[in-house]
Context: one part of a larger RNA
RNA sequence: UGACGGGGACCCGCACAAGCGGUGGAGCGUGUUGUUUAAUUCGAUGGUAAACGAAGAACCUUACCCAGGUUUGACAUCCUUGGAAUUUUGCCGAAAGGCGAGAGUGCUUUAUUGAGCCAAGUGACAGGUGUUGCAUGGCCGUCGUCAGCUCGUGUCGUGAGAUGUUUGGUUAAGUCCAUCAACGAGCGCAACCCUUAUAGUCUGUUGUAUUUUUCAGGCUAGACUGCCCCGGUAACGGGGAGGAAGGAGGGGAUGAUGUCAGGUCAGUAUUACCCUUACAUCUGGGGCUACAAACACGCUACAAUGGCCGGUACAAAGGGCAGCCAAGUCGCGAGACGGAGCCAAUCCCAUCAAAGCCGGUCCCAGUUCAGAUUGCAGGCUGAAACUCGCCUGCAUGAAGUCGGAAUCGCUAGUAACGGUAGGUCAGCUAUACUACCGUGAAUACGUUCCCGGGUCUUGUACA
Numbered sequence: 001u002g003a004c005g006g007g008g009a010c011c012c013g014c015a016c017a018a019g020c021g022g023u024g025g026a027g028c029g030u031g032u033u034g035u036u037u038a039a040u041u042c043g044a045u046g047g048u049a050a051a052c053g054a055a056g057a058a059c060c061u062u063a064c065c066c067a068g069g070u071u072u073g074a075c076a077u078c079c080u081u082g083g084a085a086u087u088u089u090g091c092c093g094a095a096a097g098g099c100g101a102g103a104g105u106g107c108u109u110u111a112u113u114g115a116g117c118c119a120a121g122u123g124a125c126a127g128g129u130g131u132u133g134c135a136u137g138g139c140c141g142u143c144g145u146c147a148g149c150u151c152g153u154g155u156c157g158u159g160a161g162a163u164g165u166u167u168g169g170u171u172a173a174g175u176c177c178a179u180c181a182a183c184g185a186g187c188g189c190a191a192c193c194c195u196u197a198u199a200g201u202c203u204g205u206u207g208u209a210u211u212u213u214u215c216a217g218g219c220u221a222g223a224c225u226g227c228c229c230c231g232g233u234a235a236c237g238g239g240g241a242g243g244a245a246g247g248a249g250g251g252g253a254u255g256a257u258g259u260c261a262g263g264u265c266a267g268u269a270u271u272a273c274c275c276u277u278a279c280a281u282c283u284g285g286g287g288c289u290a291c292a293a294a295c296a297c298g299c300u301a302c303a304a305u306g307g308c309c310g311g312u313a314c315a316a317a318g319g320g321c322a323g324c325c326a327a328g329u330c331g332c333g334a335g336a337c338g339g340a341g342c343c344a345a346u347c348c349c350a351u352c353a354a355a356g357c358c359g360g361u362c363c364c365a366g367u368u369c370a371g372a373u374u375g376c377a378g379g380c381u382g383a384a385a386c387u388c389g390c391c392u393g394c395a396u397g398a399a400g401u402c403g404g405a406a407u408c409g410c411u412a413g414u415a416a417c418g419g420u421a422g423g424u425c426a427g428c429u430a431u432a433c434u435a436c437c438g439u440g441a442a443u444a445c446g447u448u449c450c451c452g453g454g455u456c457u458u459g460u461a462c463a
Stems, first nucleotide, its partner, number of pairs: 001463002003460003007457007015447002019410005026300008034291002042053002064286007073125001077124002079121005086103007107114001127275002130273002136269001138264003141260001143258001148187006154163003167178003193252004198221007224246001227240005302403001306362007318349003323342002328337003369400001374395007416439007
């Protein structure tokens, strides 16, 4: 000087408390461990792994296993030789591939050839999701959007270092003020950026029947403790007015010096090592989907604030050409036929929604709750749904009556509840993820305690 303390003082945070809703019990989905397996590819493992890489494993993906093949190679450059490219076809084979048989003679030129393409050969080389994230770059997580981390000059100290950065206030903040052997400065904080809430103005198509308007896109205005009162030296704090908005208005992007030899050599790049008729590469099939058990994240429920039936109302934000697919017809339905429109403020997904509201029924039961599981019959995508897809109809109708110890999220348009869209994608295992709107609470006395963090101080046999 740090680090640590079941030392002290002060301060903060959904940290506790006050509340609301969950998880932990059930069934199912997904991930992981373990076990099994020819293989169940690999990585991630307290917080900071476990709906994580994976924004989508039937084949492909695919890296794993089995079997069958290839060896200058699936891919790149160079050299030599031959041939236009290309195309038809026979046999073997699961395919990859192997062995053949024909058709075909292009473009260009100084008429030698050249360009491109194909095949064979030769070796230089290719190739490796092989190892090392403890050799690395880059990127990322975390402490933490916490308020810190430093420097120049000066001063003090033999020196390591100190001071500044402490102290008294104040703040979300090392934010600002006052003071002070310090005076200044940098990276952070804040602001500048995006979005949302209000108004004005301009331009409006495909939007609006018309207009004050709605909507879209620009440009401005507006909020600054500016005004008033109180406290205070000041910074600032408390209250009020006006205002759409008030003291950082709400949200986002933005992550200092560093910590964890944190994560990633399997995204890519890359050192070193290793393989080179195989640890490379092609194909068919299988596996990644197994199942005694355990854990993690979720979905659906256990019902009457509900289930079912009928009627009826109101969104936002997205996507669409190998696409979205209307009207109409058929089907109980999934869907099929059909073909209009749309490269989209025009058309479609999509009557754009469901909770909601108005009636009816059920009468507290393992039920008209719940929907697992299973059988049969169908539909869709796709060469192909057996291993191993989704959806529909009929039948079946399991556990489950609110969950032990423990534990998680959330302070307002938030939690909770309700639906909608998108990416990935042929299809889907999405209940995941990313967005969008609708309905819309309760509680916060307070900081003693638990957890994490910051400042000062103190002890230390630790560095």

A computed fold for a 463-nucleotide part of an RNA from a wastewater metagenome, annotated as small-subunit ribosomal RNA, 3' major domain. The full RNA is in RNAcentral, with records from SILVA. It matches the Rfam family "Bacterial small subunit ribosomal RNA". Its family is annotated with structural constituent of ribosome and ribosome in the Gene Ontology.